[in-house]
Context: one part of a larger RNA
RNA sequence: CCAGCGGCUAGACGGAAAGACCCCGUGCACCUUUACUAUAGUUAUAUAUUGUUACUAGGUUUUAGAUGUGUAGGAUAAGUGGUAGCUUAUGAAUCCUCAACGUUAGUUGAUAGAGAAGCACUCUUGAAAUACCACUCUUCUAAUUACCUGUAACUAAUUGAAGAUAUUAUUUAUAUUUUUAUGACCAUGUAUAAGCGGUAGUUUGACUGGGGCGGUCGCCUCCUAAAUAGUAACGGAGGCGUACAAAGGUAGACUUUAAUUGUUCAGAAAUCAAUUAAUAAGUGUAAUGGCAAAAGUUUGCUUGACUGCAAUACUGACAAGUAGAGCAGAGACGAAAGUCGGUCAUAGUGAUCCGGUGGUUCUAAGUGGAAAGGCCAUCGCUCAACGGAUUAAAGGUACGCCGGGGAUAACAGGCUAAUGAUCUCUGAGAGUCCUUAUCGACGGGAUUGUUUGGCACCUCGAUGUCGACUCAUCAUAUCCUGAAGCUGAAGCAGGUUUCAAGGGUUCGGCUGUUCGCCGAUUAAAAUGGUACGUGAGUUGGGUUCAGAACGUCGUGAGACAGUUCGGUCCCUAUCUACCGCUGG
Numbered sequence: 001c002c003a004g005c006g007g008c009u010a011g012a013c014g015g016a017a018a019g020a021c022c023c024c025g026u027g028c029a030c031c032u033u034u035a036c037u038a039u040a041g042u043u044a045u046a047u048a049u050u051g052u053u054a055c056u057a058g059g060u061u062u063u064a065g066a067u068g069u070g071u072a073g074g075a076u077a078a079g080u081g082g083u084a085g086c087u088u089a090u091g092a093a094u095c096c097u098c099a100a101c102g103u104u105a106g107u108u109g110a111u112a113g114a115g116a117a118g119c120a121c122u123c124u125u126g127a128a129a130u131a132c133c134a135c136u137c138u139u140c141u142a143a144u145u146a147c148c149u150g151u152a153a154c155u156a157a158u159u160g161a162a163g164a165u166a167u168u169a170u171u172u173a174u175a176u177u178u179u180u181a182u183g184a185c186c187a188u189g190u191a192u193a194a195g196c197g198g199u200a201g202u203u204u205g206a207c208u209g210g211g212g213c214g215g216u217c218g219c220c221u222c223c224u225a226a227a228u229a230g231u232a233a234c235g236g237a238g239g240c241g242u243a244c245a246a247a248g249g250u251a252g253a254c255u256u257u258a259a260u261u262g263u264u265c266a267g268a269a270a271u272c273a274a275u276u277a278a279u280a281a282g283u284g285u286a287a288u289g290g291c292a293a294a295a296g297u298u299u300g301c302u303u304g305a306c307u308g309c310a311a312u313a314c315u316g317a318c319a320a321g322u323a324g325a326g327c328a329g330a331g332a333c334g335a336a337a338g339u340c341g342g343u344c345a346u347a348g349u350g351a352u353c354c355g356g357u358g359g360u361u362c363u364a365a366g367u368g369g370a371a372a373g374g375c376c377a378u379c380g381c382u383c384a385a386c387g388g389a390u391u392a393a394a395g396g397u398a399c400g401c402c403g404g405g406g407a408u409a410a411c412a413g414g415c416u417a418a419u420g421a422u423c424u425c426u427g428a429g430a431g432u433c434c435u436u437a438u439c440g441a442c443g444g445g446a447u448u449g450u451u452u453g454g455c456a457c458c459u460c461g462a463u464g465u466c467g468a469c470u471c472a473u474c475a476u477a478u479c480c481u482g483a484a485g486c487u488g489a490a491g492c493a494g495g496u497u498u499c500a501a502g503g504g505u506u507c508g509g510c511u512g513u514u515c516g517c518c519g520a521u522u523a524a525a526a527u528g529g530u531a532c533g534u535g536a537g538u539u540g541g542g543u544u545c546a547g548a549a550c551g552u553c554g555u556g557a558g559a560c561a562g563u564u565c566g567g568u569c570c571c572u573a574u575c576u577a578c579c580g581c582u583g584g
Stems, first nucleotide, its partner, number of pairs: 001584007010576003014571002022405004027401002029397004035202005042194008051154005058148002062143005068137001069105001078136005085119003095113001097110005159181009205217003214234001218240006241386001242284001243343002248302007256280001257277006282291002285348001287346003306329004312323003318387001331340003354380007362373002412459001413457001414455003418452001420448006429439002466541001467539003471533001472530005479504003482499006506520005547565004551560003
């Protein structure tokens, strides 16, 4: 060196199981509820099966009688219509008594006596005669019974019980029949309504330096934006979901603001004048860009905050959005030229469907109409998750399942080094004096990859996670042992720094603990790396499935870096590495 045999288990991100944690899917299942929508059963009412009698406050029907006051007006005019007459010896007006109503003005009725006229048409009124007739309304009184309601009763439906007979599967069922109880109730069908996690079908948004929690989602202005335009982030700042009949149009006029100085009351600040600065003021509302022939302030007259269009451009994936000369009509202002299709500009918003309203020379299912639709105008959406899935929608899963993802988290690795650790520069100061024996503020610079993080690069068709045990191996920024310098080193004992990794670096109590505290020792009880070394080496106390309980939270299903008891750790070694033996 080659080969074999026997071991060991460090590696082959070893084998096994398309990761169960995490995220995603307009996936699934089951569970919950004051999610949405249905629905069984329940309840109520109506009606049919469902018949009879009596009474009945009340309702209703019918009949008769009465009733009715805005103002003006003879005066207590219910409404509409017809009509020029009507009532009266079958007893009119008026007077006595009584009753009813009443807006206190009067109206109506009854009894007795007396006895010949009374009312309308004409005047006033929105409307003309209760003169007369017909129909109707409000309110009231009396009667009425067809119906309703209610009460009581009946028997013949219905329902139950007992007996007899027949058949039968013989303590049963059906049929017939007798007796009895109940009774038009109950019950059943149909319809309507209430309520209904008992049951069912579903929904329960996205962005996101993992997800959740929080925040956001449309529009406008600025910066980022790299001198055209455009340009992202959970980048930095702010606004909007309107307002105005003048704050619009037009014609004319005017100049703001601040400071200084001066000036009766008058002061920091009122009105006035001058000077200086020159837009600093103002603009309904944020910011930016504008603006003095002002777009700012103000006066007069007005409605162009018009109808029908529109060449041509800008912008946008599209749909939308923006600017618009000019033409026709009818106007406003202005002497005119002219200007005017809202506002200094840029925000003040919502597609389609569906439905409403008005208009219309449109269509109109045999024809004529109509219904319905079309067209024009207009209205109804925090459809704000604002290009709006539906008219209509919340949660739990540790009992979970499937499809995927290292597109995305938890362990480990990687990058980084803010944080941490170590070193160093400077040296205010402490050290009696003296910066540097020793300590060292405020600051500066490195190193490291042992902390906490950031990123999300390998791994989700699996890289097993804390601690303990066993076995280690390395670094040195050295705890002990060794060698030196300085010392605020007399000696002993120390402090600090330099060299040095050969060897060493304890046993117990508590706790799952690493850590830590305590006890007893030691020369010393060092700091770290090695997938926070080591589970195909052990353990399984903790964490982190399924059971159960407490506290808290939740209506609940359930949940909790809260607690508590319990809880399956598989692998016969092919290769490499290593150890031992044997042979060549």